[in-house]
RNA sequence: GGGGCCGUAGCUCAGCCAGGCAGAGCGGCGGAUUCGAAGCCGAAGCUCCAGACCCGUAGGUCGGGGGUUCGAAUCCCCCCGGCCCCA
Numbered sequence: 001g002g003g004g005c006c007g008u009a010g011c012u013c014a015g016c017c018a019g020g021c022a023g024a025g026c027g028g029c030g031g032a033u034u035c036g037a038a039g040c041c042g043a044a045g046c047u048c049c050a051g052a053c054c055c056g057u058a059g060g061u062c063g064g065g066g067g068u069u070c071g072a073a074u075c076c077c078c079c080c081g082g083c084c085c086c087a
Base pairs, nucleotide, nucleotide: 001086002085003084004083005082006081007080010026011025012024013023020070028057029056030055031054033052034051036049038047039046040045063079064078065077066076067075
């Protein structure tokens, strides 16, 4: 110097080929249930902490810019970053 792949939520990624609501799991937050620890209590019970499971919920310049289009994460061009190949 040339080429290929990747960049989407805090993390791991799907969606891109064939343009039309931006998503999943984990994590965060809230609630309920339950088991357990600690405290109060004569007891029933209550308070509080953590875990498990369930329900709900928030969180996005889709790496950046430009173009095409009624409409772009998706198509085209340039640039940035990571990995790899050729020279």
Predicted 3D model of an 87-nucleotide RNA (transfer RNA) from Nanoarchaeum equitans Kin4-M. The coordinates come from a structure-prediction model, not an experiment, and the mean pLDDT is 83. It matches the Rfam family "tRNA". It is annotated as a transfer RNA. Rfam describes the family as follows. Transfer RNA (tRNA) molecules are approximately 80 nucleotides in length. The source organism's lineage runs through Archaea, Nanobdellati, Nanobdellota, Nanoarchaeaceae and Nanoarchaeum equitans.